[in-house]
RNA sequence: UUUCCGAAACGGUAAACUUGGAAGAAAUUCCAAGGGCACAAAGCUGACGGACCCGAUGUCCUAAAAAAAUAUCAGGUAGCCGAGCUCCCGAA
Numbered sequence: 001u002u003u004c005c006g007a008a009a010c011g012g013u014a015a016a017c018u019u020g021g022a023a024g025a026a027a028u029u030c031c032a033a034g035g036g037c038a039c040a041a042a043g044c045u046g047a048c049g050g051a052c053c054c055g056a057u058g059u060c061c062u063a064a065a066a067a068a069a070u071a072u073c074a075g076g077u078a079g080c081c082g083a084g085c086u087c088c089c090g091a092a
Stems, first nucleotide, its partner, number of pairs: 002092003006089001012039002017034007037079001043085003048082003051077003055073005
């Protein structure tokens, strides 16, 4: 330097749930404490692609609506998948 994500180590992150607080119409997010499912990128990018969630509008349906389905737009999930960038220890 390249490849691998792995037998060990020092460490790191932290799902569900609980408590207190904050933002938002919602999805959801943030802060503090507890908790410990899991993670070698569970670090970053949502202005890379898809998927899903929420909302608005349109379409479809209907006598008319509602619901469902669907399209577009805005928001969200990076711990849904892929992609890009970066990285600890170790092994080859």
This is a predicted structure of a 92-nucleotide RNA (c-di-GMP-I riboswitch aptamer) from Geomesophilobacter sediminis. Model confidence (mean pLDDT): 81 of 100. The model forms 85% of the base pairs in the Rfam consensus. Lineage of the source: Bacteria > Pseudomonadati > Thermodesulfobacteriota > Geobacterales > Geomesophilobacter.